[in-house]
Context: one part of a larger RNA
RNA sequence: UGACGGGGGCCCGCACAAGCGGUGGAGCAUGUGGUUUAAUUCGACGCAACGCGAAGAACCUUACCUGGUUUUGACAUCCCGCGACAGCCUGAGAGAUCAGGUCUUUUCCUUCGGGAAACGCGGAGACAGGUGCUGCAUGGCUGUCGUCAGCUCGUGUCGUGAGAUGUUGGGUUAAGUCCCGCAACGAGCGCAACCCCUCUCCUUAAUUGCCAGCGGGUCAAGCCGGGCACUUUAAGGAUACAGCCGGAGGUAAAGCCGGAGGAAGGUGGGGAUGACGUCAAGUCCUCAUGGCCUUUAUAUCCAGGGCUACACACGUGCUACAAUGGCCGGUACAAAGGGUUGCGACACUGCGAAGUGAAGCCAAUCCCAAAAAGCCGGUCUCAGUUCGGAUUGGAGUCUGCAACUCGACUCCAUGAAGUUGGAAUCGCUAGUAAUCGCGAAUCAGCAUGCCGCGGUGAAUACGUUCCCGGGCCUUGUACA
Numbered sequence: 001u002g003a004c005g006g007g008g009g010c011c012c013g014c015a016c017a018a019g020c021g022g023u024g025g026a027g028c029a030u031g032u033g034g035u036u037u038a039a040u041u042c043g044a045c046g047c048a049a050c051g052c053g054a055a056g057a058a059c060c061u062u063a064c065c066u067g068g069u070u071u072u073g074a075c076a077u078c079c080c081g082c083g084a085c086a087g088c089c090u091g092a093g094a095g096a097u098c099a100g101g102u103c104u105u106u107u108c109c110u111u112c113g114g115g116a117a118a119c120g121c122g123g124a125g126a127c128a129g130g131u132g133c134u135g136c137a138u139g140g141c142u143g144u145c146g147u148c149a150g151c152u153c154g155u156g157u158c159g160u161g162a163g164a165u166g167u168u169g170g171g172u173u174a175a176g177u178c179c180c181g182c183a184a185c186g187a188g189c190g191c192a193a194c195c196c197c198u199c200u201c202c203u204u205a206a207u208u209g210c211c212a213g214c215g216g217g218u219c220a221a222g223c224c225g226g227g228c229a230c231u232u233u234a235a236g237g238a239u240a241c242a243g244c245c246g247g248a249g250g251u252a253a254a255g256c257c258g259g260a261g262g263a264a265g266g267u268g269g270g271g272a273u274g275a276c277g278u279c280a281a282g283u284c285c286u287c288a289u290g291g292c293c294u295u296u297a298u299a300u301c302c303a304g305g306g307c308u309a310c311a312c313a314c315g316u317g318c319u320a321c322a323a324u325g326g327c328c329g330g331u332a333c334a335a336a337g338g339g340u341u342g343c344g345a346c347a348c349u350g351c352g353a354a355g356u357g358a359a360g361c362c363a364a365u366c367c368c369a370a371a372a373a374g375c376c377g378g379u380c381u382c383a384g385u386u387c388g389g390a391u392u393g394g395a396g397u398c399u400g401c402a403a404c405u406c407g408a409c410u411c412c413a414u415g416a417a418g419u420u421g422g423a424a425u426c427g428c429u430a431g432u433a434a435u436c437g438c439g440a441a442u443c444a445g446c447a448u449g450c451c452g453c454g455g456u457g458a459a460u461a462c463g464u465u466c467c468c469g470g471g472c473c474u475u476g477u478a479c480a
Base pairs, nucleotide, nucleotide: 001480002479003477004476005475007474008473009472010471011470012469013468015464016463019428020427021426022425023424026319027318028317029316030315031314032313033312034310035309042053043052064305065304066303067302068301070299073127077126078125079123080122081121082120083119087102088101089100090099091098092097106117107116108115109114129294130293132292133291134290138288139287140283141282142281143279145277150189151188152187153186154185155184156165157164158163169180170179171178195271196270197269198268200238201237202236203235204234205233206232209228214225215224216223241265244259245258246257247256321421325380326379327378328377329376330375331374337368338367339366342361343360346357347356348355349354387418392413393412394411395410396409397408398407434456435455436454437453438452439451
């Protein structure tokens, strides 16, 4: 100087407390361990691994296994020879591939001899290749403490020195934020602000919106003329600054409390933004890369299988156990997105998944598209039920060469566990929790996951004694 203390002081955080809803019990989905297996590819392991890499394993992917192939190779550059390449057909084969046939004769320059380029085939070797090892050789990227308020430097001063001071102290703040004081005076990286979204208003603009005012028109309808007033859209601006008033405290300042005005008030709400560093944290399987290893195999192609196994254990979720509910009928209101190998209205067929035909739309114009919870009415009457939907049988639809291993969905039948969950444990402070639907990425198909969007919309916070984590000062130490 740090680190540590079941030392002290001060202070924060959904840390506790106060509340609301969960997990832990059930069924299923998904990840992991274990076990099994020819293989069940690999990585990730307290927080910070376990719906994680994977924004989508039937083949492919795919790295694994079994079997069948190739050896200058699936891919790159160089040399030589031949030929345009491609395509089609037949046979063998699981295919890769092998054998045979058919068709065809590129472009540029030219002294017409040929040369060059692209591509294919054959040959030789330099080499290719490796998701092989090492993340404890590395770059890059990332997690975490933590959006915590800290981490340092120059000069000066003090100390033999390590170092100290500044950065401590008194206040204050979300903040090393600001003020005052002070052997310090300044400065840098962080904080804040500058950026984006949202809340209010204005200007500009108008193939969305409006009958607002006029005319036409319809069963109805911005449907038509017409118009940008309003809404909205999207570009620019305005607005909030402790600016105004009062108060407490105080020599005062920074700031604190209350009020007015205001759409908004004390960083208005949210996001992006992550200091010096810590964990030899994670990643050699994104990529790059040193070293090592391999080179008729640890490379490469193909078929099939596996990654989907199942006595069991754990994590994360979904659906429930019902009446604040289930079912049936009627009816209302979103936002944000996506669409040409696409979205597909509408009509008909089918109980349905869907099929057939097909308008419009490269989309503020058409479509996906029905929002759902809600509201109105009816029914069920506390039961393993008209709750719950697992499981299983049958029949189908769709995607796709192909749904057996191993897809999603539909219909009929079946109707399991489950009556609110032990010890323990998680999230959340407001448009939040809870609850309700909607969209999209990946994607042929496949979503209870992930990422977004809006609708309805709470309870509670006395307080900081205690648990956890953190910041500052101080103290002890046989630790570094």

This is a predicted structure of a 480-nucleotide part of an RNA (small-subunit ribosomal RNA, 3' major domain) from a metagenome. It matches the Rfam family "Bacterial small subunit ribosomal RNA".